This is a predicted structure of a 72-nucleotide RNA (transfer RNA) from Candidatus Doudnabacteria bacterium RIFCSPHIGHO2_01_FULL_46_14. Taxonomically the source falls in Candidatus Doudnaibacteriota (Bacteria, Bacteria candidate phyla).

């Protein structure tokens, strides 16, 4: 340059047109003399950015950016 995947919570991920979820973490309370384990509640998202189909877009279609892998 050329393909292919990949971008969703503070971290790893799910979610394949019809209310944005989970574990982990963090906050607060209960248990303990404490702390850990355990149990109970709770905040955290412009779904990389832009446009576009659609009644309706994380989801599908153009682009731009980033990452990573292959080819040259």
């Nucleotide at each position: 340059g050329c393909g292919c995947a990949c971008u969703u919570a503070a971290c790893u991920c799910a979610g394949u047109g019809g209310u944005a979820g989970a574990g982990u973490a963090c906050u607060u309370c209960c248990u303990u003399u404490a702390c850990a384990c355990g149990g109970a509640a709770g905040g955290a998202g412009u779904c990389g950015g832009g446009g576009g189909u659609u009644c309706g877009a994380a989801u599908c279609c153009c682009u731009c950016a980033g990452u990573g892998c292959g080819c040259a």

Annotation: It matches the Rfam family "tRNA". Rfam describes the family as follows. Transfer RNA (tRNA) molecules are approximately 80 nucleotides in length. It is annotated as a transfer RNA.